[in-house]
Annotation
Model confidence (mean pLDDT): 90 of 100. Predicted 3D model of a 348-nucleotide part of an RNA (small-subunit ribosomal RNA, central domain) from an uncultured prokaryote.
Context: one part of a larger RNA
């Protein structure tokens, strides 16, 4: 290869956009590429295969036949797939009106809290611990008042709450922006979906060059501890944690579950619309969203279960026994640091 699989056993790209390609609603018509039937031509010979003969058998040779699953051409069929061409509204989009919201980005303000730093009050301790000690403190500490400064982060509200493609995102105001959702429509008609390449985004460390530094805290110093203590506790601290512009592109980037549709019992929550009757409390419905439990059905099992891991189907993307190894090499991007594609010897 076929095939069988990706929640946990190997395996879903960290996540958009989107090229190409792959599929792809309804229904009229027309083609006759795919498609099916028939006919004809080739499909050398040998070899296969059956079936007969010849070397005493076989092995090989000889005849015969089937076949050679193929191509090229004619006739014909027209249900499907495709091409033309008309036509539709159920996807998709569009218009209006509402609505919700930590969506994004820049400007601005606001209090508490911690540290410093001036003052006042005060006097001998303070601090930290499993117990100490280092350390701070009569050159007045901690305590407290009061005033200033400066940087980070928003306590309550805050919720299996909400928004966003992920990443992620929470004080308040403003401005400028993206996306949903529900209702309604007399518009556009399939304009849809997925998506190798490619492009763009994308925690946290980490790097350039300039700011910034309050708290914290790798690295480092001192003190304990210990048989040692290059640790875990304590006193200190410097990178870096925060901006502004560039890189870097990985994470348990996790729902360990790729995206897109339709379809197959319910029950209680919740959060954003409608709607109905209505006795203003609760019921009865629906659209989307985010949860628990549970049937059919699925899984070795745990479990999953209309936010499938269930029945389909469609496009993408990965697995192929453990170490060697996400290594080496070469290739690409990067200043680097590593990133990424990505192996074999050789072992079990």
């Nucleotide at each position: 290869c076929u095939g069988g699989g990706c929640g946990u056993a190997a395996a879903g790209c960290g996540c958009g956009c989107g090229u190409a390609g792959g599929c792809g609603g309804a229904u009229u018509g027309u083609u006759a590429a795919g498609u099916c039937g028939g006919g004809g031509g080739u499909g050398a010979a040998a070899u296969c295969c059956c079936g007969g003969g010849g070397c005493u058998c076989a092995a090989c040779c000889c005849c015969g036949g089937a076949a050679c699953u193929g191509c090229c051409u004619c006739c014909g069929a027209u249900a499907c797939u495709g091409g033309c061409a008309g036509u539709c509204u159920a996807g998709a989009g569009a218009u209006c009106g509402a609505g919700a919201g930590a969506g994004g980005u820049g400007a601005g303000u606001g209090g508490a809290a911690u540290u410093c730093c001036g003052a006042g009050u005060g006097u001998a301790g303070a601090g930290g611990u499993g117990a100490a000690a280092u350390u701070c403190g009569u050159a007045g500490a901690u305590a407290u008042u009061u005033g200033g400064a400066g940087g980070a982060a928003c306590a309550c509200c805050a919720g299996u709450g909400g928004c966003g493609a992920a990443g992620g995102c929470g004080g308040c105001u403003c401005a400028c922006u993206g996306g949903c959702u529900c209702g309604a429509u007399a518009c556009u008609g399939a304009c849809g979906c997925u998506g190798a390449g490619g492009u763009g985004c994308g925690a946290a460390a980490g790097c350039g060059u300039g700011g910034g530094g309050a708290g914290c805290a790798a690295a480092c110093a001192g003190g304990a501890u210990u048989a040692g203590a290059u640790a875990a506790c304590c006193u200190g601290g410097u990178a870096g944690u925060c901006c502004a512009c560039g890189c870097c592109g990985u994470a348990a980037a996790c729902u360990a579950u790729g995206a897109g549709u339709g379809c197959u019992a319910g029950u209680c929550g919740u959060c954003g619309g409608g709607c109905g009757g209505c006795u203003u409390g609760a019921c009865a419905u629906u659209c989307g969203g985010u949860g628990u439990c549970a049937c059919a059905c699925c899984u070795c099992a745990c479990g999953g279960a209309u936010u499938a891991a269930g029945a389909a189907u469609u496009c993408c993307g990965c697995c192929u026994g453990g170490g060697g190894a996400g290594u080496a090499a070469g290739g690409u991007a990067g200043a680097a640091a590593g990133a990424u594609u990505a192996a074999a010897a050789c072992u079990c």
Rfam family: Bacterial small subunit ribosomal RNA.